[in-house]
RNA sequence: GGGCGGUUGGCGCAACUGGUUAGCGCGCUUGAUUUACAUUCAAGAGGUUACAGGUUCAACUCCUGUACCGCCCA
Numbered sequence: 001g002g003g004c005g006g007u008u009g010g011c012g013c014a015a016c017u018g019g020u021u022a023g024c025g026c027g028c029u030u031g032a033u034u035u036a037c038a039u040u041c042a043a044g045a046g047g048u049u050a051c052a053g054g055u056u057c058a059a060c061u062c063c064u065g066u067a068c069c070g071c072c073c074a
Stems, first nucleotide, its partner, number of pairs: 001073007010026004019057001028044005050066005
């Protein structure tokens, strides 16, 4: 330099033929239970979907560019 894949809460992942509030598990906070902790139960906070632009009535999703990570080729 070329090809392919990936980037979504603190962490690991969904959401796929574009469709109306972006969900799940763990973690975190609060409350109940306990002498206390853990477990369990209930509630809650936390996301500019890597960045920029474009297409569209509508974009995490499609297109283009950039950045970063991984694999392969030279």

The RNA shown here (transfer RNA) has 74 nucleotides and comes from Omnitrophica bacterium GWA2_41_15.
The sequence was found in a public genome assembly.
It matches the Rfam family "tRNA". It is annotated as a transfer RNA.